[in-house]
């Protein structure tokens, strides 16, 4: 210079007019009216997951049924973050994984092929026996074999020997897998090393399963607190046990619970915004983070507010002209851009989606120059 990969930043700013909102302050009897401060976001969106917090007397054991799955660490906690193993793709730098069992069972896999899970003889080899020619040789029938050919992604370990009628891990040397057992690194997953053992049964759990580890429900319309209102009638089941916030079962507690028809109320506060909270330093750690120290307070509405129009300024970034420079490129002016996605509603912490103008770095990998 090109090309690739991976992280970070960002969502203007000032004034003026007019117009909303909490909340302070003054006036006003009161409607209210003047000043003041402050007034949506990186995703507020999806609602996929974690929580904080409120309630169900307790949240007791079991079954079922969810959720997660390689180690260790972080955090309130999480399926998230972080640092590492192993696998896989990549020259790399980085990426990607539903990452524990396939000899505890059960399924699943087109076609081809004899045969696709403890399988199998099509073509083929050999021993005997019978027939034909009658040199060799061919057919047929019991048998034995699975090394050779073929099929097909994929055929029940590979090359070489011995060994055999003829083969074959039947032996044997070497490799490969696999299993017992020692040793070393390491917290661990793993890894490396040595001894033995003929052990040689593939794939698919993101199939059902089996293994380990987790797991009470419900939710801000949760859930309190004052005020006000009113009318009751009929039924069913219930100590042989209503009811008790996911489903049975056990246990405990222990008396009302449901249906139908009717009648009345729908206000006011609170929960609610100072927090697992922001910057900013310094220590620890490889990092996520954590501790400590100082230092800010950033909307709390209540059918639901934060909006237009002017004009300035200013990061970026595009053209134009002009100057400089071997080139890249800089510098002055002007000119235009200057936004998309999109909207709180209890609060936080991740993930995933959407998305303007644009910017910085860190690696790899090519090339060509000093």
């Nucleotide at each position: 210079u090109g090309g690739g990969u991976c992280g970070g930043c960002a969502a203007g700013a000032c004034g003026g007019c007019c117009g909303c909102g909490u909340c302070g302050a003054u006036c006003g009897a009161g409607a209210g009216a003047u000043c003041g401060c402050c007034g949506a976001g990186g995703a507020a969106c999806g609602u996929c997951c974690g929580g904080g917090c409120u309630c169900c007397g307790u949240a007791g054991a079991g079954c079922a049924g969810g959720g997660c799955g390689g180690u260790g660490g972080g955090u309130a906690a999480c399926a998230c973050c972080c640092a590492c193993c192993c696998g896989g793709a990549g020259c790399a730098a980085u990426c990607c994984g539903c990452g524990a069992g396939a000899a505890a069972g059960u399924g699943c896999a087109a076609c081809a092929g004899a045969g696709a899970g403890c399988a199998g003889a099509c073509c083929g080899c050999c021993u005997c026996c019978g027939g034909c020619c009658c040199c060799g040789g061919c057919c047929g029938g019991c048998g034995g074999u699975a090394a050779g050919g073929g099929u097909g992604a994929a055929a029940c370990g590979g090359u070489g020997g011995u060994g055999u009628a003829a083969g074959a891990g039947a032996c044997c040397a070497c490799c490969a897998g696999g299993g017992g057992c020692c040793c070393g690194a390491g917290u661990g997953a793993u890894c490396g090393g040595g001894c033995u053992c003929g052990c040689u049964g593939g794939g698919u759990a993101a199939a059902c399963c089996u293994c380990g580890c987790c797991c009470g429900g419900a939710g801000c319309a949760a859930g309190g607190u004052c005020a006000g209102a009113c009318a009751g009638g009929g039924g069913a089941c219930g100590a042989u046990g209503a009811g008790g916030c996911g489903g049975c079962u056990c246990g405990c507690c222990g008396a009302g619970u449901c249906c139908c028809c009717g009648g009345g109320u729908a206000g006011a506060c609170c929960g609610c915004u100072a927090g697992a909270g922001g910057g900013c330093u310094g220590c620890g750690g490889c990092a996520a983070c954590g501790c400590a120290g100082u230092u800010c307070c950033g909307a709390g509405a209540g059918a639901g507010a934060u909006g237009g129009c002017c004009g300035u300024c200013c990061a970026g970034c595009a053209u134009c002209c002009g100057c400089c420079u071997c080139a890249c490129g800089g510098c002055u002016g002007a000119u235009g851009u200057g936004a998309a996605c999109a909207g709180a509603a209890c609060c936080c912490g991740g993930c995933g989606u959407a998305u303007c103008a644009g910017c910085c770095g860190g690696c790899c990998c090519a090339u060509u120059c000093g």

The prediction has a mean pLDDT of 76. This is a predicted structure of a 370-nucleotide RNA (Bacterial RNase P class A) from Ruicaihuangia caeni. The model forms 97% of the base pairs in the Rfam consensus. The sequence was found by an Rfam model in a public genome assembly. It matches the Rfam family "Bacterial RNase P class A". Its family is annotated with dimeric ribonuclease P complex, tRNA processing and ribonuclease P activity in the Gene Ontology. Lineage of the source: Bacteria > Bacillati > Actinomycetes > Micrococcales > Ruicaihuangia.